[in-house]
Parts: sequence; C1' cells; structure tokens
RNA sequence: GGUCAGGUCCCGCGCGACGGCUUCCUGUGAACCCCGUCAGGACCGGGAGGUAGCAGCGGUAAGCAGACUUUGUCGAGCGCCGCGGGUACACUUGGCCUGA
Repeated sequence: GGUCAGGUCCCGCGCGACGGCUUCCUGUGAACCCCGUCAGGACCGGGAGGUAGCAGCGGUAAGCAGACUUUGUCGAGCGCCGCGGGUACACUUGGCCUGA
C1' cells in the first nucleotide's frame, strides 16, 4: 500500500425502558325515573294472609378519585440491546498478500 471480515455510520424489523389512553384492583357513587330486602304506615280480605311500597340498610350503573403491579394500544432526534440489509469511505481492530 492492497484485500477480506468486524466496530463507529445509514436503513428496516424486533425487544426493553419512558409518556398518553385503556384493562385489573381499591374507595366513592342513584331522594325518585337501578336491583334486592323492605321497619313504620297505606290498601285488599270476615279471617288466614296478600299487594304495592317510602325511609333505612345492602349491592351496583354511568361518572369521579387513588394506587404497587398487570392487559391491550398509540407515540417520539430514548437504548454504547438483538437480528438482517446497505456502502457512505473518515477513524479503528484482526487476518492474509506485498513493498521499503
């Protein structure tokens, strides 16, 4: 000096973390137009009993709030992560060849 392979480079895919939304969980949450149970009282009945059902209580819907983590999804000049491709040619690692 040349050549081959690799790294720093570029592209694509994947994965991870980050952020948004969502799922799970917890809490709260309906005077009545959700459910259940329905004291009292009301009504029906000769009676036994029955009917509807307010308050209360319990459970929930939409919604709201919270919180480790989990589900799904989206995103971005995130990652000295993995795989594949590229060659743009400055540096670098190793092998081979060659010259001084």
This is a predicted structure of a 100-nucleotide RNA (Bacterial small signal recognition particle RNA) from a bacterium. The model forms 96% of the base pairs in the Rfam consensus. The coordinates come from a structure-prediction model, not an experiment, and the mean pLDDT is 79. Its Rfam family is "Bacterial small signal recognition particle RNA". About the family: The signal recognition particle (SRP) is a universally conserved ribonucleoprotein involved in the co-translational targeting of proteins to membranes. By type it is a non-coding RNA gene.